[in-house]
Molecule: transfer RNA
Organism: Candidatus Iainarchaeum sp.
RNA sequence: GCCCCUGUAGCUCAGUGGCCAGAGCACUUGACUUGUAAUCAAGGGGUCGGGGGUUCAAAUCCCCCCGGGGGCU
Numbered sequence: 001g002c003c004c005c006u007g008u009a010g011c012u013c014a015g016u017g018g019c020c021a022g023a024g025c026a027c028u029u030g031a032c033u034u035g036u037a038a039u040c041a042a043g044g045g046g047u048c049g050g051g052g053g054u055u056c057a058a059a060u061c062c063c064c065c066c067g068g069g070g071g072c073u
Base pairs, nucleotide, nucleotide: 001072002071003070004069005068006067007066010025011024012023013022018056027043028042029041030040031039049065050064051063052062053061
């Protein structure tokens, strides 16, 4: 330098054009307990890496840039 994969909640990930963006763990509050843990219930947390384009509509498709991983010379 070229090619491929990847970036979504604090962490691990799902979602592959239209449900109001979701799950598990973590966190907060309450219940339970002598207390802690476990368990149960409720709750907070995201402008989907950044910018632009296509579309009635984009996390999803296209282009550029940035970060991570792998391969080739």